[in-house]
RNA sequence: GCUGAUAUAGCUCAGUAUGGAAGAGCACGUCUUUGGUAUAGAUGAGGUCGACAGUUCAAAUCUGUCUAUCAGCA
Repeated sequence: GCUGAUAUAGCUCAGUAUGGAAGAGCACGUCUUUGGUAUAGAUGAGGUCGACAGUUCAAAUCUGUCUAUCAGCA
C1' cells in the first nucleotide's frame, strides 16, 4: 500500500439476511424478605447503535468516506 472482519448500556453480547417503537444476561439504585449478611422476589435507572454525509415517508440496519482494533496479502 491492497483486501476482509469487528465497533450497540459500566462489562459480555443479540438484533442487520427481509429498513418500521433499541433488547438480554451480569453489574448498579430502591423496596420486600432476615436479628444482620448472603440467597431469592419485585421494581427502576442507564444508549445521540464508532464519526460525518447520502438514499428513503422512515436508517443500529442500505450506500460512500473517515477513525480505532484484529486478520490476511504484498